[in-house]
RNA sequence: GUGAGGCGCGCCUAGGGUUCCGCCGCUCGUUCGCGCGGGCGGGGCUGGACCGAGAGACGCAGGCGCGCGUGUCGCGACGUCGCGGUGCGCGCGUUCCACGGCGGGACAAAAGCCCGGGAGAC
Numbered sequence: 001g002u003g004a005g006g007c008g009c010g011c012c013u014a015g016g017g018u019u020c021c022g023c024c025g026c027u028c029g030u031u032c033g034c035g036c037g038g039g040c041g042g043g044g045c046u047g048g049a050c051c052g053a054g055a056g057a058c059g060c061a062g063g064c065g066c067g068c069g070u071g072u073c074g075c076g077a078c079g080u081c082g083c084g085g086u087g088c089g090c091g092c093g094u095u096c097c098a099c100g101g102c103g104g105g106a107c108a109a110a111a112g113c114c115c116g117g118g119a120g121a122c
Base pairs, nucleotide, nucleotide: 008060009059010058012056015051016050020048021047022045023042024041025040026039027038028037029036030035062095063094064093065092066091067090068089069088070087071086072085073084074083075082076081097117099120103115104114105113
């Protein structure tokens, strides 16, 4: 200097906006009134619902190591064992590290989403 891997899925959270529901304001209609209905605006509205992490949590699957069980093959002994290869199952362990734009993209919209473990920096 170059390349590869660091993966995948589920669920949740930090975070995120505003289609829908709810909430708030203005206004119109209706009503004796409470209220109900329509329109407009508000996410500098806690929320329901929604989006949601490579560098967040948990789990599943997968990889690797060890042990045990079992099938099979080979070898050696010899009457049932031992050793080795390989497949399957189960159990335990392990699966590290990780600074980061501008810009663009999707849904109504935004984002720690996606481009992206990218550019760049160390």

Predicted 3D model of a 122-nucleotide RNA (Guanidine-I riboswitch aptamer) from Phytohabitans houttuyneae. The model forms 100% of the base pairs in the Rfam consensus. The sequence is in RNAcentral, with records from Rfam. It matches the Rfam family "Guanidine-I riboswitch aptamer". About the family: This family represents a conserved RNA structure found upstream of the ykkC and yxkD genes in Bacillus subtilis and related genes in other bacteria. The function of this family is unclear although it has been suggested that it may function to switch on efflux pumps and detoxification systems in response to harmful environmental molecules.